Transfer RNA from a Polyangiaceae bacterium, 74 nucleotides, folded computationally.
RNA sequence: UCCGGUGUCGUUCAAUGGUAGGACAAGGGACUUUGAAUCCCUGAAUCGUGGUUCGAAUCCUCGCACCGGAACCA
Numbered sequence: 001u002c003c004g005g006u007g008u009c010g011u012u013c014a015a016u017g018g019u020a021g022g023a024c025a026a027g028g029g030a031c032u033u034u035g036a037a038u039c040c041c042u043g044a045a046u047c048g049u050g051g052u053u054c055g056a057a058u059c060c061u062c063g064c065a066c067c068g069g070a071a072c073c074a
Stems, first nucleotide, its partner, number of pairs: 001070007010024004018054001026042005047063002050060002
C1' cells in the first nucleotide's frame, strides 16, 4: 500500500428497511434470623460524516478503530 471481515447497553448475543431487544453483570425491592438461592422491578447502547428513502443498526460514499491475509523493503 492492497484485499476481506468486524464495530450495537459494563460484557456477550439478537433485531425482513418499520417500537433498538434478550442473557449475564449492576442498582432497588420481595422472601429469609442473616446470607445464598429464587422471584419482581429499574436504568443503560447502534464508531464518525454525508447520501438514498415516508422511514436506516440494516443500503450507498468517504473516513476511524480492531482482526486476518497479501504485496513491498530489508